[in-house]
RNA sequence: CGCAGCCAAGGGCAAACCCGUCGCAAGGCGGGGACGCAAAGCCUCCGGUCUCCACGCGUCGCGCGGAGAUAGCGGGGCUGCCCGG
Numbered sequence: 001c002g003c004a005g006c007c008a009a010g011g012g013c014a015a016a017c018c019c020g021u022c023g024c025a026a027g028g029c030g031g032g033g034a035c036g037c038a039a040a041g042c043c044u045c046c047g048g049u050c051u052c053c054a055c056g057c058g059u060c061g062c063g064c065g066g067a068g069a070u071a072g073c074g075g076g077g078c079u080g081c082c083c084g085g
Stems, first nucleotide, its partner, number of pairs: 001085001003084001005082001012037002017032006035072001041078003045075003048070005055065004
């Protein structure tokens, strides 16, 4: 530089599921647990997907707005360990 992850080392995170808890829900958080992950560290800017108690509009079993969720759906931004180049 920010390119690659073959080898090594020390480590890190933690899907499903279970328990507790918060939430209308998607889902979050804590504990257990490991499917996986080289950014599975952080951020909703763009697209996707999912949810909706309340609110607005409509053609009202629904759609749109809006409000949320997902960073472990992808892109993008910021930061970073080791090793190699």